[in-house]
RNA sequence: UCCUUAUCAAGAGUGGUGGAGGGAAUAGGCCCUUAGAUACCCGGCAACCUGAUUGCGAAAGCGAAGAAGGUGCUAAAUCCUACAGAGUAAAUCUGAAAGAUGAGGC
Numbered sequence: 001u002c003c004u005u006a007u008c009a010a011g012a013g014u015g016g017u018g019g020a021g022g023g024a025a026u027a028g029g030c031c032c033u034u035a036g037a038u039a040c041c042c043g044g045c046a047a048c049c050u051g052a053u054u055g056c057g058a059a060a061g062c063g064a065a066g067a068a069g070g071u072g073c074u075a076a077a078u079c080c081u082a083c084a085g086a087g088u089a090a091a092u093c094u095g096a097a098a099g100a101u102g103a104g105g106c
Base pairs, nucleotide, nucleotide: 002105003104004103005102006101007100008099013042015041016040017039021032022031023030026082027081028080029079043074044073045072048070049069055062056061078098083095084094085093086092
């Protein structure tokens, strides 16, 4: 890289560094951003895998209603649409495709 499978409308910062674009790709829209984005660090959220009471933590403490660990996530539904179906059409709804993440396989 590819294959299988599950999930994707919940949740998560008045922090630090840094200094210009960013929201996966193409197109259209709509947004975020010098009142500092994207990114990195710290913090946090969550519970896919795993799993402790002889665990984790300096301690206070936390812990099967799941500690510690491996990942992941931390504006907006995966920001929305594109393809198919329902609908005269618009609105809207459902599904697919593509994508992201986990677990497993080759």
Molecule: SAM riboswitch aptamer (S box leader)